[in-house]
């Protein structure tokens, strides 16, 4: 430096599930317990695939306020997939 994660040490992170949150329309986040699994489960929504639909929009109903359905990322999601950045430790 490039490859790998077979071996050894110190560690690290935290799905499901419970609580909480003077976050949020929701998906979801965050914060506390938890421990399924992770060699980037460390960061980064660029492509693609999921979750959401507040606000839009289009249609039904209604006297009206409204209500309901279809659409729809500007929201989610890095522990979904690719793609960029970066990095312990062994090991070849």
């Nucleotide at each position: 430096a490039a490859u790998c994660a077979u071996c050894a040490a110190g560690g690290g992170c935290a799905a499901a599930c419970c609580c909480g949150u003077u976050c949020g329309a929701a998906a979801g986040a965050c914060g506390g317990g938890g421990a399924c699994g992770c060699a980037a489960a460390g960061c980064c929504a660029u492509g693609g695939g999921u979750c959401u639909a507040a606000c839009g929009u289009u249609g039904g109903c209604g006297c009206a306020a409204g209500u309901c359905a279809g659409c729809a990322a500007u929201g989610a999601u890095a522990g979904c997939c690719a793609g960029g950045c970066u990095g312990c430790u062994g090991a070849u």

Model confidence (mean pLDDT): 89 of 100. A computed fold for a 92-nucleotide RNA from a Bacillota bacterium, annotated as c-di-GMP-I riboswitch aptamer. The sequence was found by an Rfam model in a public genome assembly.